About this RNA: The prediction has a mean pLDDT of 82. Transfer RNA from a Methanobacteriota archaeon, 71 nucleotides, folded computationally. Rfam family: tRNA. From the family's description: Transfer RNA (tRNA) molecules are approximately 80 nucleotides in length. NCBI's taxonomy places the organism under Archaea, Methanobacteriati, Methanobacteriota.

RNA sequence: GCCGCUAUAGUACAGUGGCAGUACAUGACACUUGUAAUGUCAAGACGGUGGUCCGAUUCCGCCUAGUGGCU
Numbered sequence: 001g002c003c004g005c006u007a008u009a010g011u012a013c014a015g016u017g018g019c020a021g022u023a024c025a026u027g028a029c030a031c032u033u034g035u036a037a038u039g040u041c042a043a044g045a046c047g048g049u050g051g052u053c054c055g056a057u058u059c060c061g062c063c064u065a066g067u068g069g070c071u
Stems, first nucleotide, its partner, number of pairs: 001070007010024004018054001026042005047063005
């Protein structure tokens, strides 16, 4: 330099053109003499920017970051 892949919550991952989920972690409450464990509840996210579309996390372009291959 060229060609791909990935980007979703604090972490690891799902997800699909029409309200964004799971597990762990975090907080509150319950239980306990107390802690832990357990149970219930809660908060928490679609990398950025344009485009298509009635509607974009999803499709398309560019950028950024990471990663793989070729040279």